Model confidence (mean pLDDT): 82 of 100. This is a predicted structure of a 357-nucleotide part of an RNA (small-subunit ribosomal RNA, central domain) from a freshwater metagenome. The full RNA is in RNAcentral, with records from SILVA.
Context: one part of a larger RNA
RNA sequence: UUGGGCGUAAAGGGUCCGCAGGUGGUUCUAUAAGUUCAUGGUUAAAUUUUCGGGCUUAACCCGGAAACCGCUGUGAAGACUGUAGGACUUGAGUCUGGGAGAGGCAAGCAGAACUAUCGGUGUAGUCGUAAUAAGCGCUGAUAUCGAUAGGAAUACCAAAGGCGAAGGCAGCUUGCUAGAACAUGACUGACACUCAGGGACUAAAGCGUGGGGAGCGAAGGGGAUUAGAUACCCCCGUAGUCCACGCCCUAAACGAUGUGUACCAGGUUUUGGGAGUAUCGACCCUCUCAGAGCCGUUCAAAAAAGCUAACGCGUUAAGUGCACCGCCUGGGAAGUACGAUCGCAAGAUUAAAACUC
Numbered sequence: 001u002u003g004g005g006c007g008u009a010a011a012g013g014g015u016c017c018g019c020a021g022g023u024g025g026u027u028c029u030a031u032a033a034g035u036u037c038a039u040g041g042u043u044a045a046a047u048u049u050u051c052g053g054g055c056u057u058a059a060c061c062c063g064g065a066a067a068c069c070g071c072u073g074u075g076a077a078g079a080c081u082g083u084a085g086g087a088c089u090u091g092a093g094u095c096u097g098g099g100a101g102a103g104g105c106a107a108g109c110a111g112a113a114c115u116a117u118c119g120g121u122g123u124a125g126u127c128g129u130a131a132u133a134a135g136c137g138c139u140g141a142u143a144u145c146g147a148u149a150g151g152a153a154u155a156c157c158a159a160a161g162g163c164g165a166a167g168g169c170a171g172c173u174u175g176c177u178a179g180a181a182c183a184u185g186a187c188u189g190a191c192a193c194u195c196a197g198g199g200a201c202u203a204a205a206g207c208g209u210g211g212g213g214a215g216c217g218a219a220g221g222g223g224a225u226u227a228g229a230u231a232c233c234c235c236c237g238u239a240g241u242c243c244a245c246g247c248c249c250u251a252a253a254c255g256a257u258g259u260g261u262a263c264c265a266g267g268u269u270u271u272g273g274g275a276g277u278a279u280c281g282a283c284c285c286u287c288u289c290a291g292a293g294c295c296g297u298u299c300a301a302a303a304a305a306g307c308u309a310a311c312g313c314g315u316u317a318a319g320u321g322c323a324c325c326g327c328c329u330g331g332g333a334a335g336u337a338c339g340a341u342c343g344c345a346a347g348a349u350u351a352a353a354a355c356u357c
Base pairs, nucleotide, nucleotide: 003329004328005327006326007311008310012325014201015200016199017198021194022193023192025088026087027086028085029084030083031082033081034080035077036076037075038074039073040072041071042070048066049065050064051063052062053061054060091191092188093187094186095185096183097182103177104176105175106174107173108172109171110154114150115149116148117147118146119145120144121143125136126135162169163168206247207246208245209244210243211242215241216240220236221235222234223233258324259323260322261321262320263319266295267294268293269292270291271290272289273288274287275286276285306313307312330357331356332355339350340349341348342347
């Protein structure tokens, strides 16, 4: 290995795009490769099974029959799969319309706070802590008023909210740009799903070059604490955090739950649309369609069926099926060594064994 699995026990690839491959809606006709049936050939002997026989029995030997694994020829069938041709519209896509959104990129602008500098008022403290000290301050601090400069982040709105494939995205305006949802008809006519290899993107930290540097702040210095204190607390503070371009490619990249599709009670929130009622009109209210979330986890009601080792999941399934991919197979050694590929480096990816329990 057959198999059984992957929310938490080992196990879903960080995410998407996508060639090969695998899989594939309804219907008609043809074909007969797969398929099914019939039949012929072949499948040496021995071996195996079975029936009978021979050595006193058995092992062993002899004879008859059968079987395993197939391969191949011919004929028939035409459901299903395939192939060829035709048709269809429900899958998929395109067009049209009015809306929603922190989706992305770029530019400009705004106010609060902060820090620095300058000026005014003003005088002895201030800062900090559990308490101190160090630090700052008569060369005038802290406080307060005004001016100027700078960088970073956008209070309230704000939410169980929204958008995005994921990472992620939040002041305002403008430009460029991508996707999704809904409504109505029209059009194309299976154009689809998944995807090894491949490609693109990928938080934070880190790296290279050049800028920038307010606040915060690894390292580092000082003060405390302590037996010690390479920490927790306090005062400083470099890299970094920010910008441009180029790398790195990893995360508890989590819903610890791959993608698509079909089926199987609900409740509730929100977005867009439609109808009704009402109205001058709108809002409110009622009903409804489609989508996106939430609930059962914490405050409120019931929690169905089913599943699960339990916890729990429960139309956003961990239920019931199908298609395809990835992954697991006792613990440690080890996500390590070696080799290979990639990288400026840090390292990343791929990935064992001895030995041991």